Bacterial RNase P class A from an Anaerolineae bacterium, 452 nucleotides, folded computationally. Lineage of the source: Bacteria > Bacillati > Chloroflexota > Anaerolineae. The prediction has a mean pLDDT of 77.

RNA sequence: CAGGCCGGCCGGGCGAUCGCGGCGGAUUGCAGAAUCCGCCGAGGAAAGUCCGCACUCCGCAGAGCACGGCGCCGGGUAACACCCGGAGGGGCGUAAGCCUCUGGACAGGGCCACAGAAACAGGUAGCCGUGAACAGGGAACGGGGAGCGGGGGUCAGGUUAUCCUGAUCCCUGUGUCCUGAUCCCUGCGCGCGGUGAUAGUGAAAAGGUGGGGUAAGAGCCCACCGGCGCGGGUGGUAACAUCCGCGGCCAGGCAACCCCCGUCGGGAGCAAGGCCAAGCAGGGAUGAGCGGCUGCUCGUCGCGUUUGAAUCCCGGGUGGGCCGCAUGAGGCGCGCCGAGAGGCGCGUCCCAGAUAGAUGAUCGCCCAGGCGGUGGGGGAGGGAAGAAGUCCUGCGGGAUGUAAACCGGCCCCGCCGCCGGACAGAAUGCGGCUUACAGGCCGGCCUGGGGA
Numbered sequence: 001c002a003g004g005c006c007g008g009c010c011g012g013g014c015g016a017u018c019g020c021g022g023c024g025g026a027u028u029g030c031a032g033a034a035u036c037c038g039c040c041g042a043g044g045a046a047a048g049u050c051c052g053c054a055c056u057c058c059g060c061a062g063a064g065c066a067c068g069g070c071g072c073c074g075g076g077u078a079a080c081a082c083c084c085g086g087a088g089g090g091g092c093g094u095a096a097g098c099c100u101c102u103g104g105a106c107a108g109g110g111c112c113a114c115a116g117a118a119a120c121a122g123g124u125a126g127c128c129g130u131g132a133a134c135a136g137g138g139a140a141c142g143g144g145g146a147g148c149g150g151g152g153g154u155c156a157g158g159u160u161a162u163c164c165u166g167a168u169c170c171c172u173g174u175g176u177c178c179u180g181a182u183c184c185c186u187g188c189g190c191g192c193g194g195u196g197a198u199a200g201u202g203a204a205a206a207g208g209u210g211g212g213g214u215a216a217g218a219g220c221c222c223a224c225c226g227g228c229g230c231g232g233g234u235g236g237u238a239a240c241a242u243c244c245g246c247g248g249c250c251a252g253g254c255a256a257c258c259c260c261c262g263u264c265g266g267g268a269g270c271a272a273g274g275c276c277a278a279g280c281a282g283g284g285a286u287g288a289g290c291g292g293c294u295g296c297u298c299g300u301c302g303c304g305u306u307u308g309a310a311u312c313c314c315g316g317g318u319g320g321g322c323c324g325c326a327u328g329a330g331g332c333g334c335g336c337c338g339a340g341a342g343g344c345g346c347g348u349c350c351c352a353g354a355u356a357g358a359u360g361a362u363c364g365c366c367c368a369g370g371c372g373g374u375g376g377g378g379g380a381g382g383g384a385a386g387a388a389g390u391c392c393u394g395c396g397g398g399a400u401g402u403a404a405a406c407c408g409g410c411c412c413c414g415c416c417g418c419c420g421g422a423c424a425g426a427a428u429g430c431g432g433c434u435u436a437c438a439g440g441c442c443g444g445c446c447u448g449g450g451g452a
Base pairs, nucleotide, nucleotide: 001448002447003446004445005444006443007442008441009440010439012366013365014364015363016362017361018360020041021040022039023038024037025036026035027034028033043423047434048433050432051431052430053429054428055269056268057267058266062298063297064296065295067265068264069263070262071261072086073085074084075083076082087102088101089100090099091098092097103260104259108258109257110254111253112252124199125198126195127194128193129192130191131190134187135186136185137184138183139182141180142179143178144177147174148173149172150171151170152169153168154167155166156165157164158163207225208224209223210222211221212220226250227249228247229246230245231244232243233242234241235240273323274322275321276320282314283313284312285311286310289303290302291301292300293299330349331348332347333346334345335344336343337342367421369419370418371417372416373415374414375413376412377411378410381407382406389400390399391398392397
C1' cells in the first nucleotide's frame, strides 16, 4: 500500500425568514380565546408486531385433561424464544474468523425420493446342504443268449487197449453282449433349508482388517482398531476431556414428524380500565335457562324462571372531554467489582406527548463524500547517440557511467467546476429479536506485496 475479519460509534453542522405541537409566565377579555416572551419537541431502527415483562381489569384464578413455548453446561436479568462465557458434532475460509446443530430412536406409531429382492428381520443373483425324478459315467451283484477253455458221463467211429476224433448231456472258469435292482460321482431345471461372506442398487444394506472355524458362512471364535455401555482414576462448578479395566453389547437414519420425558405458562388487553358531561322510547317473537372464571369436565360465583334472564328483529340516542400518560427495570459522567453479559455506589440532568395525528419549508455558507479538470512535491523503476565536460592514452580507444538529461507506475499536499447526506417517522411504557439503511469515524486482528 492492497484485500479481508471482528468489535464499538456517528449517521450532517451553523445562520436567516416563514410556520406547527406541548408546558410555564405576562397582558387583554365575563368567558371561549388571542398576543408576546422563555424552555422542550422522533429513531438506531420510532418499522414488523415475533418473543418477554411492567401496568389494568376479570368475584385470587382450585383439581384434572387438553393446548402452547422452551430443551448441551454455567452465568446475567424483572423476565425471555434475549445476552455473555464455555463444551461437543458438522460445514466454509490460506488465515483472522464465520455459519449451523445439541434431552430421548430397546415406550409406541409414522416416514426414508429414485434405484433396489429388501429401507430393517427381508432374500434377487450367487454359494452351501438336502429330497424326489431324469440324463451321463463308474463299482460290485443277479438272470439270460451265443462263443471259448477245463473236467466228467453216455453213444458212434479209428484202434487189441491206453489213446485219438465226432455227437450229446451235466458241472465249472473266463471275457463280451443284453437285462434287472443297489450304491457312488457329475449335470440341467424343480422343491425344502442354511447364509449375509460375494455381486448388484442406493445417501444409507447387519462395525473394519487379518486369522481360525464351517457344508458354505457369519462377532460364531480370536488379535488389533473403531463405536457403545458399565466401573474406576485425574482435570473442570458443569457440559465435557483424558487414562485404565471389564462386557462381543455392535438390529441403520429422521423427534426443525407425531410422540415420550423435564420445565414454564390462569385469561383478556390502553378500543385495558376509571371519571365527567350530553342524549334516548319503546315495541314484537321465541323463551328456561344464560353468563364469568376456562378450550373441555368437575367445582365455584352472578343474573333469571310469567314482576321474563338471554337471543333475534324493528325503532330511538350518542359518537364530546379528563385521567390512565411521561420520574422511569430512565439518560449522562466518574469510581469500584467482574473475563464478559452485567452489578453496586456517588454526582448530575428532566429529555416529545400529538388524537386524524405537531416535530416542517425556503435560501445562504460550511463539513464528509463522488466525478471531471489542473498545479506543486517525493520518487521505486525505465533510460546508450554509452551526450557534453573532465581525466588517462600506445590516438584505435578507455574511465567517470544508468551516473546525468529525459520518461515516470504510485504516494502526499493544494486549487476550480458540477453533483451531493441513506433507511425511515412516536401513539401506554420498557427489555429483546428480526428486517431496512447513502456515507463515514475509531480500535484490534489476518493474508499478500514493497521499502528501511